[in-house]
RNA sequence: UUAGAAGUGAGUUUGAUCCUGGCUCAGGGUGAACGCUCGAGGUGUGGAUAAGGCAUGCAAGUCGAACGGGUUUAUAUCCGCAAGGAUAUAAAUUACGUGGCAAACGGGACAGUAAAACACAUCUAACUUACCCUAAAGUUGGGGAUAACCUCCGAAAGGAGACUAAUACCCAAUAGUUUUAUCCUUACUAUGUAAGGAUAAAUAAAGACGAAAGUCGCUUCAGGAAAGGGAUGUGGCCGAUCAGCUAGUUGGUAGGGUAAUGGCCUACCAAGGCUAAGACCGGUAGGGGGCCUGAGAGGGUGUUCCCCGUCAUAGGCACUGAGACACGGGCCUAACUCCUACGGGAGGCAGCAGCCGAGAAUCUUGGGCAAUGGGCGAAAGCCUGACCCAGCGACACCUCGUGCCAGAAGAAGCCCUUCGGGGUGUAAAUGGCUUUUGUGGGGGAUGAAAACUAUUCUUAAUAAGAAUAGUUUGACAGUACCCUACGAAUAAGGGACGACUAACUUCGUGCCAGCAGUCGCGGUAAGACGAAGGUCCCAAGCGUUACCCGAAUUUACUGGGUGUAAAGGGUGAGUAGGCGGAAAUAAAAGUUUUCUCUCAAAGAUAACUGCUCAACAGUUAUUAGGGAGAAAAUACUUUAUUUCUAGAAAACAACAGGGGAUAACGGAACACACGGUGUAGGGGUGAAAUCCAUUGAUAUCGUGUGGAACGCCGAAGGCGAAGGCAGUUAUCUAGGUUGUUUUUGACGCUGAUCUCACGAAAGCUAGGGGCGCAAACCGGAUUAGAUACCCGGGUAGUCCUAGCUGUAAACUAUGGAUGCUAACUCUGGGAAGAUUCGACCCUUUCUGGGGUAAAGCUAACGCGUUAAGCAUCCCACCUGGGGAGUAUAACCGCAAGGUUGAAACUCAAAGGAAUAGGCGGAAGGCUGCACAAGCGGUGGACCAUGUGGUUCAAUUCGAUAGUAACCGAAAAAUCUUACCUGGGUUUGACAUGUUUGUCUUAAUACCUUUAUCGAAAGAAAAAGGGAACAUGAUUUUUCAUGUGGGCAAACACAGGUGCUGCAUGGCCGUCGUCAGCUCGUGAUGUGAAUCGUAACCUUAAGUGGCACAACGAGCGCAACCCUCGUCUUGUGUUAUAAGUGUCACAAGAGACUGCCAAGUAUAACUUGGAGGAAGGUGAGGAUGACGUCAGGUCCGCAUGGCCUUUAUAUCCAGGGCAACACACAUGGUACAAUGCAGAGUACAACGGGAAGCAAUGACGUGAGUCGGAGCAAAUCCCUAAAAUCUCUGCUCAGUUCGGAUUGAAGGCUGAAACUCGCCUUCAUGAAGUCGGAAUCGCUAGUAAUCGCGAAUCAGCUAUGUCGCGGUGAAUACGUUCCCAGCCUUUGCACUCACCGCCCGUCAGGCCAGAGGAGUUGUUCUUACCCGAAAAUCUACUUUUAGUAGAGAUAAGGUAAGAAUAAUGACUAGGGCUAAGUCGUAACAAGGUAUCGCUACCGGAAGGUGGCGAUGGACCAAUUCUA
Repeated sequence: UUAGAAGUGAGUUUGAUCCUGGCUCAGGGUGAACGCUCGAGGUGUGGAUAAGGCAUGCAAGUCGAACGGGUUUAUAUCCGCAAGGAUAUAAAUUACGUGGCAAACGGGACAGUAAAACACAUCUAACUUACCCUAAAGUUGGGGAUAACCUCCGAAAGGAGACUAAUACCCAAUAGUUUUAUCCUUACUAUGUAAGGAUAAAUAAAGACGAAAGUCGCUUCAGGAAAGGGAUGUGGCCGAUCAGCUAGUUGGUAGGGUAAUGGCCUACCAAGGCUAAGACCGGUAGGGGGCCUGAGAGGGUGUUCCCCGUCAUAGGCACUGAGACACGGGCCUAACUCCUACGGGAGGCAGCAGCCGAGAAUCUUGGGCAAUGGGCGAAAGCCUGACCCAGCGACACCUCGUGCCAGAAGAAGCCCUUCGGGGUGUAAAUGGCUUUUGUGGGGGAUGAAAACUAUUCUUAAUAAGAAUAGUUUGACAGUACCCUACGAAUAAGGGACGACUAACUUCGUGCCAGCAGUCGCGGUAAGACGAAGGUCCCAAGCGUUACCCGAAUUUACUGGGUGUAAAGGGUGAGUAGGCGGAAAUAAAAGUUUUCUCUCAAAGAUAACUGCUCAACAGUUAUUAGGGAGAAAAUACUUUAUUUCUAGAAAACAACAGGGGAUAACGGAACACACGGUGUAGGGGUGAAAUCCAUUGAUAUCGUGUGGAACGCCGAAGGCGAAGGCAGUUAUCUAGGUUGUUUUUGACGCUGAUCUCACGAAAGCUAGGGGCGCAAACCGGAUUAGAUACCCGGGUAGUCCUAGCUGUAAACUAUGGAUGCUAACUCUGGGAAGAUUCGACCCUUUCUGGGGUAAAGCUAACGCGUUAAGCAUCCCACCUGGGGAGUAUAACCGCAAGGUUGAAACUCAAAGGAAUAGGCGGAAGGCUGCACAAGCGGUGGACCAUGUGGUUCAAUUCGAUAGUAACCGAAAAAUCUUACCUGGGUUUGACAUGUUUGUCUUAAUACCUUUAUCGAAAGAAAAAGGGAACAUGAUUUUUCAUGUGGGCAAACACAGGUGCUGCAUGGCCGUCGUCAGCUCGUGAUGUGAAUCGUAACCUUAAGUGGCACAACGAGCGCAACCCUCGUCUUGUGUUAUAAGUGUCACAAGAGACUGCCAAGUAUAACUUGGAGGAAGGUGAGGAUGACGUCAGGUCCGCAUGGCCUUUAUAUCCAGGGCAACACACAUGGUACAAUGCAGAGUACAACGGGAAGCAAUGACGUGAGUCGGAGCAAAUCCCUAAAAUCUCUGCUCAGUUCGGAUUGAAGGCUGAAACUCGCCUUCAUGAAGUCGGAAUCGCUAGUAAUCGCGAAUCAGCUAUGUCGCGGUGAAUACGUUCCCAGCCUUUGCACUCACCGCCCGUCAGGCCAGAGGAGUUGUUCUUACCCGAAAAUCUACUUUUAGUAGAGAUAAGGUAAGAAUAAUGACUAGGGCUAAGUCGUAACAAGGUAUCGCUACCGGAAGGUGGCGAUGGACCAAUUCUA
């Protein structure tokens, strides 16, 4: 010195992350409305919709001191008998009429209006002004009418006749500093104005009051004040899908008109005027001060109050007047309403109240002129729905109250509960206190100043002014306020409680009912629905709805972006515009400084003041930027002049190139034609076929014809503005680079729009041409289909000429220009230096094309001197997704189509980059009886067992891809048993407890016996037996009480193999005995995450090693445990005749890559060897990481919730789980000679045994029976092992194989063997001759084969399961393929994770919009017809006027057109819609890579052709960089 107190976020896209981006919320506001609720006061505010229509009352009158008349009273006079009448005077009154002033203000509304408005500023020398103020001058004379009243007509409105007055009207006189015309002088801001002067002409007046003085008027002129008219500049809405508009239009001359300028109007002349800085047209709208919001810049708005404008039922017109084209005046037209005697008339609430209507919605038909203000009047005064007050409405703001203190380890009720308790809660009750408010009583304002009367002062004055005294004025209102009595007395609700967002539980409900601002909640344990309790927020209010600003930097001036998210025009030339190099001088437009004026008040801000505070009100100061003027400054910009060379251009000398246009020529290949040779195939594919070929193809040789494209060079390379450009040569032509620094001297950059030019492919028109290729089309295949992919043909087209079209992923998805900012390296084209004989290499430099990378930037990916970095200039474009690049309109095009380009509706997302997983008909590495190599099976037969299905009264239930199916079940005749039928019981078969009764020297309990019914359970009886203690009383018997026990009844409850394994525990299966899964610290990254745990070697192993932004650790691996194999030692019954052996038991030893060699860079490790019983984990077992499958089990057990309680519990008998057309799974036995049968004969191990194993012996063909020694077991028994081996028979056959099935007779267990057991003997003797597609197990004491044992168990369905030993093989080249798994990389539109996601037609429903033969309405334009009043003009007349006519206008009509709105059979597309149909187009190489433009085709997604892109995976080659 300047400024002046102040910028907040959250939810929602994802498995998670960052970003982009929309939607939503929290804040403030309102003339509000709706819901629930309501104690008081103050101050404000209240028809936003129908400028729709209005009943009734009021809102503009006043002046008698301008005038006529009327009325009343008094007095006087006259007439009359009287009643009464007349006249005059006085006082008062009256607005009936004439006249004056006011009515043009005040009050209302916002329809119209985008400029004739408004705001700010300037001008009017182009103007006006009644009342008011100041100053000057004047106010003389004369005249004729007309209302009211009266009479007549008319329903009324009104009309006709006759009378009369004036401050009404007319004529005349006088007048200048007035007006008009011409002229002169001076001054000035000069189309002229002012002042002075000359000439000619014109133009004034009214009286009233008063005794008078005088006062108030009247006339003319000048000045003032205040107000109005007009003009100019600037400013503030939307649409270009409105681009051209305009004939009084633009200007001039002359005239008219006006207070005044002016096409304002008329005649004539000229042809102008406006427009991209948006004219014209359309839509919307009164403008401003202000108000709301916001940090501000802005955005929105125009209620109340103030200023301006406009309007007064719609439209037009003038009159009067100072002022109007007039809200409560007039005329006409139209619509509407009312009256009528049908002839005619009347009306205008957008004044205040009030009514109807429409609407979500907006008040009293109040009081008063007391105050403020207005009109009239000399004044008193009158009028005033302006205004001041009151009333109604929580509509808004402000203030107060609904009580205060004490009061339990804490009542009751209610709620929750882990049942202990906790909450409501000092809250209540109760005690004390206070009295704002309330009710009663009493008092009681401010707002009042004026005015009038009288007196005094002053004065010429009785005017004006001042003073004193008196009189008098309040609607509000007996209100505010004050005092007093009483008494906690009269006064709390609304919303919310999942997150955002402060506040939590229980019950009910069960994707129902419902909630919801967004995300979302509800499918049986809902903090989200409904209720209750509790809690939170605000409070006489609280919520909801609607709208505005904010948040939203989400239109970005402050303050955004455009490689991939929305967004760079396909490219260039160039106009307007914007921006622009260096120096000097001048000017001073922008810019800066100072000063002056202005931008009304109210409002706002600050301070102070007044209502008790506040709201509210007052005083003072300030406010901000705008406009105008004056004086200065000159750095920058600008303008003018002069100069410069660094930008730009030119000249000269060189250079490279697929730059462009035209013409000519060439070789290879291909097709065709002809000819030769030659013979049966060729061609094509995953495999085929269509097709060609004995009329000679394919193949091969020769000749000819034709059209199209140009191999190698060739490349990341070159040129061009882009599209694009490639054989060779010639001609014409454009641009670029380098060097010299010769010339000009800023000549430059960018570039809207109309315009111009170019612009791949496809496509179109006309004419040619047509070898090959090839949309469409035709065949052949493939397929469920195949309008495709594959194959054979094939037409447009592809080529040329002349035109059109104008689009592409026209891409570097990156506009152009200029400057600056580390490096390294490759390469195209030049120059210079140095060097050389000459060159290359080398150094420097200019200009192109690439790679890596610093700083920096970026959401990240990435970009990085060819920027996406740092800056400047210009252009284009973007603002959620879909609808849609669609509709409509316009322009372009022959058409196809192109360019510009919406909305309704709908969703809460759509999207980018990166991360972790999962997946891939993606790649690499590795492992596994995964394949391969082998051995043996299954699938075919019969049987057994299990399952499905079917059946049934019931065939109980569960498991049911791998991971169910000889599984739960290591034993269904009864039982089991859960199922069915029938029959019983009901506190129950089982547990605990309470109450009552009863018994306890005893019964109906229990036991035994007898007996009835019954199938049994059970029901209902009889007899007998038989059951405890203590205390007290009593002589004893016995009685009473208590404990224990029994019974009966009742009540709590028992019970449930009822449901939910998707509420659970526990246990189990599976991936998988696969090698994985994690953590701490640290580091990297904005972050999700990553590294560690990637590479390399190695291993069975994330086993180990090496290296490394990692270093360590944990769960897994391994080891520790058990069994077996060798040895040692010890012990020795039941083992042994005996023994040092065997055997059994127990304790130890042994094996560790320890040793050697080789390989590996080294190491880890691998290979080989030695020794050893055993060698690289010695063999086998147990052991199962983090987790996955809502895997399995509520029917093992446990358990939450739900359900049931004379039944879903429990008991009994019988039946069923065992059914049987069939299908599947797992096994057994076989089909035979490596066998079967018979005879003989040898060698095990694990186990089991008392309701048991049972020997020797006897009987029986046998099962078995009789009998019973021995044994609770290294002792006895089960117990015979079998295959093997020896001998004999069988000889290839449905058999001496095979044994199913069936018959007969027996045995055993058991209450019981029919449904429904096992075994034996005799007889019977089925299928089956090695098994289709397919598929399973196994790598060594294994497979295969042989028998033995056990559990369960009365018996058995066991061929099953779990164990035991005997005999005892074959093969593995290897990892291409199938399957599964692990690691790495990669793509992804998947994350419920490919059993994923997802596209289009068709069918149903709902919705909005488009088109549509048209139909209807509104507005506007043009032409014509008709045409009122008023005004103007013309003519005439009976002339302050009338009549007739003319042109034009408002309104109306006809025709055509434009715009817009509503509606319309029908049409096409779009959006939305849990479970419809057809396919599977896209996402992975998505199974034919996808996409863009274009053309054709097809139910549909889509397919194919042409050109283009990578926003394609994988592999290879080349090249570059590190």